[in-house]
RNA sequence: GCCGGGGUAGCCGAGUGGUAAGGCGGCUGGCUGCAGACCAGCAGAUCCCGGGUUCAAAUCCCGGCCCCGGCU
Numbered sequence: 001g002c003c004g005g006g007g008u009a010g011c012c013g014a015g016u017g018g019u020a021a022g023g024c025g026g027c028u029g030g031c032u033g034c035a036g037a038c039c040a041g042c043a044g045a046u047c048c049c050g051g052g053u054u055c056a057a058a059u060c061c062c063g064g065c066c067c068c069g070g071c072u
Base pairs, nucleotide, nucleotide: 001071002070003069004068005067006066007065010024011023012022018055026042027041028040029039030038048064049063050062051061052060
């Protein structure tokens, strides 16, 4: 340099045009002598950045940045 995959909550991770799942973690309560485990509930995501298309974009298009793999 070229090709491919990827960037979504503190972490992991689904979602592929119509109001963003789930798990871990956090908080509150139950339980317990206390804690853990377990049970119930609650909070948290400008979806890497900038443009474009569209009534509507995490999702499609263009340009960047970063990460992973391959080729040279």
Molecule: transfer RNA
Organism: Thermoproteota archaeon